[in-house]
Context: one part of a larger RNA
RNA sequence: GAUGAACGCUGGCGGCGUGCUUAACACAUGCAAGUCGAACGAUUAAAGCCCUUCGGGGUGUAUAAAGUGGCGAACGGGUGAGUAACACGUGACCAACCUACCUCUUACACUGGGAUAACUUGGAGAAAUCCAUGCUAAUACCAGAUACUCCUUUCUUGUCGCAUGGCAGAAAAGGGAAAGCUCCGACGGUAAGAGAUGGGGUCGCGGUCUAUUAGUUAGUUGGUGGGGUAACGGCCUACCAAGACGAUGAUAGAUAGCCGGGUUGAGAGACCGACCGGCCACAUUGGGACUGAGACACGGCCCAGACUCCUACGGGAGGCAGCAGUGGGGAAUUUUGCGCAAUGGGCGAAAGCCUGACGCAGCAACGCCGCGUGCGGGAUUGAAGGCCUUCGGGUCGUAAACCGCUUUCAGUAGGAAAGAUAAUGACGGUACCUACAGAAGAAGCUCCGGCUAAAUACGUGCCAGCAGCCGCGGUAAUACGUAUGGAGCAAGCGUUAUCC
Numbered sequence: 001g002a003u004g005a006a007c008g009c010u011g012g013c014g015g016c017g018u019g020c021u022u023a024a025c026a027c028a029u030g031c032a033a034g035u036c037g038a039a040c041g042a043u044u045a046a047a048g049c050c051c052u053u054c055g056g057g058g059u060g061u062a063u064a065a066a067g068u069g070g071c072g073a074a075c076g077g078g079u080g081a082g083u084a085a086c087a088c089g090u091g092a093c094c095a096a097c098c099u100a101c102c103u104c105u106u107a108c109a110c111u112g113g114g115a116u117a118a119c120u121u122g123g124a125g126a127a128a129u130c131c132a133u134g135c136u137a138a139u140a141c142c143a144g145a146u147a148c149u150c151c152u153u154u155c156u157u158g159u160c161g162c163a164u165g166g167c168a169g170a171a172a173a174g175g176g177a178a179a180g181c182u183c184c185g186a187c188g189g190u191a192a193g194a195g196a197u198g199g200g201g202u203c204g205c206g207g208u209c210u211a212u213u214a215g216u217u218a219g220u221u222g223g224u225g226g227g228g229u230a231a232c233g234g235c236c237u238a239c240c241a242a243g244a245c246g247a248u249g250a251u252a253g254a255u256a257g258c259c260g261g262g263u264u265g266a267g268a269g270a271c272c273g274a275c276c277g278g279c280c281a282c283a284u285u286g287g288g289a290c291u292g293a294g295a296c297a298c299g300g301c302c303c304a305g306a307c308u309c310c311u312a313c314g315g316g317a318g319g320c321a322g323c324a325g326u327g328g329g330g331a332a333u334u335u336u337g338c339g340c341a342a343u344g345g346g347c348g349a350a351a352g353c354c355u356g357a358c359g360c361a362g363c364a365a366c367g368c369c370g371c372g373u374g375c376g377g378g379a380u381u382g383a384a385g386g387c388c389u390u391c392g393g394g395u396c397g398u399a400a401a402c403c404g405c406u407u408u409c410a411g412u413a414g415g416a417a418a419g420a421u422a423a424u425g426a427c428g429g430u431a432c433c434u435a436c437a438g439a440a441g442a443a444g445c446u447c448c449g450g451c452u453a454a455a456u457a458c459g460u461g462c463c464a465g466c467a468g469c470c471g472c473g474g475u476a477a478u479a480c481g482u483a484u485g486g487a488g489c490a491a492g493c494g495u496u497a498u499c500c
Stems, first nucleotide, its partner, number of pairs: 001499003005496005012371006018364002020329001025327003029324003034071003039068002043064001048059004078282003088206007097199002102195007110144004119134001121132004150175005156169005180187001208254003215245003220242008257279004261272004284305005307318004335361001337360003343357001344355004374405004385396004409441001411436005419427001444489005449470003455484005465472002
């Protein structure tokens, strides 16, 4: 000098930040991912309009709770347990790859079919939920047709490349699509190609400690055939060979998310990786796949373990390392707040709905920065009082009193934004402006032997105590305690811890 700090004493205001570093311990409660009726069938209230036998019926737009279907849920948010690794950073490569939504280009969308949820009826169960029967729709599902440069196989021409090979083209055989809705404006569907974006893979180099870890390795190293993948590859498998790594530190152990950066330092360097941004990994522990353009999936599924809860004992339910909040641990870390107004995201043609992302407010001197706690005058009587004294006086001290002035901030009252481009403002009657009153409401903490700025008295008597180091204290203590005085910093001041 610095800190995500804590502790002690003290504490006026504002702005901007920051706030479980420990138990990746366990979690009550609420919320954090939905949306689309312009894909689909069925059900449904009031008002309006029409009819009415005055009971009601019809029409029709909205609305609501579910269901089928589509898109999203793989983003956003959290945490750092694991990981010494192509995890990360940086540079290169993929002629070995994928990419929903978006943009552009070309072509197409023909003919049929059978179901099923919802619903009805019946049944089982304490519940979670499930079974059977009957009915129905679709942009749900299936079959056929057509289709090019798309895919597979065979064959072939040209051209290019760092090898395998790539690109462009010709021929033959085989294979593969589609969906409608409509307010007629649109919105969608299928195939192929290009782009954009996002991802996957490979390699060079770089960044911890221990040799009181010296040998390690059988899918191990390589090859061939096969499988698998979007794709290369022992990724997997059968066979064959016996290799592969290692003092330029293999293997083992310990520790650790990595980086942009942060702190310090003149620099070289050392230490750190909170907040913010990029990447990675994880989601009660372990394993697994399904769906999908994308997951081996925090608020999805299945299995096993531990734990908790419900139960009619037959069986079921759950996962805060999301936002708040609770217990626990700890020296220690906040509200079960407001709003979708802005920015951004999902769905929708839109209106809009959802959004604990986000925007704000609350709490905490935790940090940085700014401001205030008044200003001027005022003693030939330097008041009173305190302290010291050589008893003369000295000092607190222009300090107070007293006189004059001002009103920042806080307060009271009135007005009142920008942030929103027509409407829409949580913040918020907030910032800010004006008026009013009155010095009024606002100073402490540490230190005073030397280092180190600042000394005297009393008490104590190697006691009580102090202390960062040297060291003070055993009867005259500038070092302990108190008082007075003084020094330093100041809404803070000290102490402790850690780093330079």
About this RNA
Predicted 3D model of a 500-nucleotide part of an RNA (small-subunit ribosomal RNA, 5' domain) from uncultured actinomycete. The source organism's lineage runs through Bacteria, Bacillati, Actinomycetota, Actinomycetes and Actinomycetales. The full RNA is in RNAcentral, with records from ENA, Greengenes and SILVA. Its Rfam family is "Bacterial small subunit ribosomal RNA". The coordinates come from a structure-prediction model, not an experiment, and the mean pLDDT is 85.